Annotation:
RNAcentral holds the full RNA, with entries from ENA. Predicted 3D model of a 349-nucleotide part of an RNA (small-subunit ribosomal RNA, central domain) from an uncultured bacterium. The coordinates come from a structure-prediction model, not an experiment, and the mean pLDDT is 90.
Context: one part of a larger RNA
RNA sequence: CUGGGCGUAAAGGGCGUGCAGGCGGAUUGGCAAGCCGGAGGUGAAAGCCCCGGGCUCAACCUGGGAACUGCAUUUGAUACUGGAUACCUAGAGUUUGGUAGAGGGAAGUGGAAUUUCCGGUGUAGCGGUGAAAUGCAUAGAUAUCGGAAGGAACAUCAGUGGCGAAGGCGGCUUCCUGGACCAAUACUGACACUGAGGUACGAAAGCGUGGGUAGCAAACAGGAUUAGAUACCCUGGUAGUCCACGCCGUAAACGAUGAGAACUAGGUGUUGGAGAAUUUAUUUCUUCAGUACCGCAGCUAACGCGUUAAGUUCUCCGCCUGGGGAGUACGGCCGCAAGGCUAAAACUC
Numbered sequence: 001c002u003g004g005g006c007g008u009a010a011a012g013g014g015c016g017u018g019c020a021g022g023c024g025g026a027u028u029g030g031c032a033a034g035c036c037g038g039a040g041g042u043g044a045a046a047g048c049c050c051c052g053g054g055c056u057c058a059a060c061c062u063g064g065g066a067a068c069u070g071c072a073u074u075u076g077a078u079a080c081u082g083g084a085u086a087c088c089u090a091g092a093g094u095u096u097g098g099u100a101g102a103g104g105g106a107a108g109u110g111g112a113a114u115u116u117c118c119g120g121u122g123u124a125g126c127g128g129u130g131a132a133a134u135g136c137a138u139a140g141a142u143a144u145c146g147g148a149a150g151g152a153a154c155a156u157c158a159g160u161g162g163c164g165a166a167g168g169c170g171g172c173u174u175c176c177u178g179g180a181c182c183a184a185u186a187c188u189g190a191c192a193c194u195g196a197g198g199u200a201c202g203a204a205a206g207c208g209u210g211g212g213u214a215g216c217a218a219a220c221a222g223g224a225u226u227a228g229a230u231a232c233c234c235u236g237g238u239a240g241u242c243c244a245c246g247c248c249g250u251a252a253a254c255g256a257u258g259a260g261a262a263c264u265a266g267g268u269g270u271u272g273g274a275g276a277a278u279u280u281a282u283u284u285c286u287u288c289a290g291u292a293c294c295g296c297a298g299c300u301a302a303c304g305c306g307u308u309a310a311g312u313u314c315u316c317c318g319c320c321u322g323g324g325g326a327g328u329a330c331g332g333c334c335g336c337a338a339g340g341c342u343a344a345a346a347c348u349c
Stems, first nucleotide, its partner, number of pairs: 003321004007303002012317001014201001016199002021194002025088001027086001031082001033081002036076004041071002049065006091191001092188003096183004103177007110154001115149007125136002162169002206247006215241002220236004258316006266294012278281001298305002322349003331342004
């Protein structure tokens, strides 16, 4: 240097952005670096290989040839790649008008419910379980009516519905703001794709400082269960859950399926647009973008995938290479810590 792979067997980075790098649409003429051809030079000898010769053969020795796939020089060729030039619009982007949406941030606000407090009615139980007990209650509970406080979450609508790069996002209103899609025109003219490092974001838990705390609830306490019960069940209950700012940077971060592009039978439903037709309707058809199910070819070890590919190809990145030891030790970097990232070996089967 080379092989085969990565949905479930080992293997897709949690997800964006993007420098370097890699790779890149159509056309004209010109250059000739890569690429291809010719020539002479060089590529020591020995060795290897081929044809001969000499030791009785062979090893060995020896003659000739071939080879030395290389290097620079020179001279050509121009399809492809490349660099420079001109031009194009099919990729990409911009413009105009619309559309849908729990996309993000901030402020305000609403009702139901739980809890607590105050007041009224009212009396002996309530609560809880498989059954109980701890617990609450004559200092008046539970129940019920009225009022108040406060925190958190938003029933119905709600949907294999929508939006977002992913994590994720759900009461209502306002403000600020990102993206997507559709239709039609004009414009820029390859500006594209991918992306080692770098960098932004990144559920829950956890950490720091300061608030907040209704419900729930690790730890903890008590009651049960049990041989025991550091559990499952019950009664309580603190961190936490919530807010602000700052860390952490991990998840079965999953579609266990990297991104982009092209091509390859269909059917059914649904979301958002646009257009057309008629018998104007709960209509039909066409088309673009999403989403879900079924399915041909093909693929697959099978399961299954199947225009949203795991099919057929191209470009770029990441990753795998028997199990255990081990995602550990050591070192380094990061972190307040918890720990994270990078990442072995001995030994053993």